[in-house]
RNA sequence: CCCCCGAUAACUCAGUCUGGUCAGAGUAGCGGACUCUUAAUCCGCGAGUCGCAGGUUCAAAUCCUGCUCGGGGGA
Numbered sequence: 001c002c003c004c005c006g007a008u009a010a011c012u013c014a015g016u017c018u019g020g021u022c023a024g025a026g027u028a029g030c031g032g033a034c035u036c037u038u039a040a041u042c043c044g045c046g047a048g049u050c051g052c053a054g055g056u057u058c059a060a061a062u063c064c065u066g067c068u069c070g071g072g073g074g075a
Stems, first nucleotide, its partner, number of pairs: 001074007010027004020058001029045005051067005
């Protein structure tokens, strides 16, 4: 220098191919039920400018461009 993959909630990830009708799941946290108490189990709640900046579009986590960070490969 070139190519590929990844970045979404505190953590681990799904969703991106096929733009829309919801930004979700599990774990963790908080509240409640149950229990003599704790744990387990069950119910509920909060939590995310979808890495950053532009562009396309009526509409972008999703498409296009550039950049940043992490991983891998080539020279």